[in-house]
Formats: sequence, C1' cells, structure tokens
RNA sequence: GGUCUCUUAGUAUAACGGUUAGUACAACGGGUUUUCAUCCCGUCAAUGCGAGUUCGACUCUCGCAGAGAUCA
Repeated sequence: GGUCUCUUAGUAUAACGGUUAGUACAACGGGUUUUCAUCCCGUCAAUGCGAGUUCGACUCUCGCAGAGAUCA
C1' cells in the first nucleotide's frame, strides 16, 4: 500500500427499516439476616463522528476516525 471485518452503558452481548434500544454481570438504593455472604425488589447508565436515502435508520449507502484479520 491492496482487500475484508468490527465499533451499542463500567464490562460482555442482542435487536425483520416501525422497540419506551433488551439481557447478564458490575454500580447505587431498599428488604431479608445478629453481621458478612447468598437470596429478593427497585434504580441508574449506551448506538464512534459527519453527511445521504427513506414517511421512518442501531439497521441501508458514502466519507472520516479507531481496532483487528489477511495479502504483498
């Protein structure tokens, strides 16, 4: 340098173009317990950035940034 893939919460991971963007762990609050742990209930927190297509975009297209694989 060429080709391809990926980017969603603190972490991991879902989501036919129409969802209040889900789940688990973590964090926080409460309950239970003599205390801790376990268990139960609840809360908080996310679509890399910029354009385009569309009535409607996490999803499709283009560019940029970052990460990775492969070829030379």

A computed fold for a 72-nucleotide RNA from a Candidatus Saccharimonadota bacterium, annotated as transfer RNA. Model confidence (mean pLDDT): 81 of 100. Lineage of the source: Bacteria > Bacteria candidate phyla > Candidatus Saccharimonadota. It matches the Rfam family "tRNA". Rfam's curators write: Transfer RNA (tRNA) molecules are approximately 80 nucleotides in length. Their secondary structure includes four short double-helical elements and three loops (D, anti-codon, and T loops). It was read from a public genome assembly.